[in-house]
The RNA shown here (transfer RNA) has 71 nucleotides and comes from Lignipirellula cremea. Its Rfam family is "tRNA". The prediction has a mean pLDDT of 84. The sequence is in RNAcentral, with records from Rfam. The organism belongs to Lignipirellula, within Bacteria.
RNA sequence: GCGCCUAUAGUGUAGCGGUAACACGGGAGCUUCCCAAGCUCCAAUCAUGGGUUCGAUCCCCAUUAGGCGCU
Repeated sequence: GCGCCUAUAGUGUAGCGGUAACACGGGAGCUUCCCAAGCUCCAAUCAUGGGUUCGAUCCCCAUUAGGCGCU
């Protein structure tokens, strides 16, 4: 220098263009003499900038970061 893959909540991961989800973790409540466990509820997420589209986490381009390969 070229090519490919990855980027979603604090963490690990789903999500075939139509209001973003699960588990753990965090907060509140119930239960208990107390704790743990259990149950209910709540907050928190699409790397950045453009484009296409009625509508983009998803498709296209560029950038950033990480990983792999080639020279």